[in-house]
RNA sequence: GCCGUAUAAGCUAACCAGGCAUAGCGUCCGUUUUGUAAUCGGAAGGUGUGGGGUUCGAUUCCUCAAUACGGCA
Numbered sequence: 001g002c003c004g005u006a007u008a009a010g011c012u013a014a015c016c017a018g019g020c021a022u023a024g025c026g027u028c029c030g031u032u033u034u035g036u037a038a039u040c041g042g043a044a045g046g047u048g049u050g051g052g053g054u055u056c057g058a059u060u061c062c063u064c065a066a067u068a069c070g071g072c073a
Base pairs, nucleotide, nucleotide: 001072002071003070004069005068006067007066010025011024012023013022019056027043028042029041030040049065050064051063052062053061
């Protein structure tokens, strides 16, 4: 220098032939217990790495950039 992959809630990850963004763990509240843990119920938490484009509508498609990893030279 060229090519590829990844970037989503505090953490780990589903969702990707475009249609109101999910789960587990964790956190908080309640339940239960003499008490703690566990169990059970509920809640909060994201502008899906950033900018631009296509579209009625983008996590998803296109493009530029950033970061990380890998391959070739």
A computed fold for a 73-nucleotide RNA from Drosophila guanche, annotated as transfer RNA. The sequence is in RNAcentral, with records from ENA. The prediction has a mean pLDDT of 83. Taxonomically the source falls in Sophophora (Eukaryota, Pterygota, Diptera, Brachycera). It matches the Rfam family "tRNA". It is annotated as a transfer RNA. The same sequence occurs in records of 2 taxa.